[in-house]
Molecule: THF (Tetrahydrofolate) riboswitch aptamer
Organism: mouse gut metagenome
RNA sequence: GCAGAGUAGGAAUAUGUGCGUCAAGUGCCGUUCGGACGGGGAGUUGCCGGGUGGACGAAGAGUAUCCUGGAAAAAAGAGGAUAUCCGCGGUAUAUGUUCCGCAUCCCGCUGC
Repeated sequence: GCAGAGUAGGAAUAUGUGCGUCAAGUGCCGUUCGGACGGGGAGUUGCCGGGUGGACGAAGAGUAUCCUGGAAAAAAGAGGAUAUCCGCGGUAUAUGUUCCGCAUCCCGCUGC
């Protein structure tokens, strides 16, 4: 001098377990606090998370049981609760697979 490895983290996808479907969550904007960022040092206007304010905003349906009610009993129609099933949500999380990946600066590691 040339080439290369490796982080935090992110994305896609599969499966499992949850949450919501009575709308929280996700996504967007502001504010505030904190954290992390290849092996070492520094580190942002970038990244991640917590608090808080704002705008926007959704997909439910079946079955079973019970209750209310139905002019006494029973049935139908109606309302409600619980459980479950199939869905739905830019949903949470765990694991697997694939892809991306040191903002940047200095030093280093491996091979030639």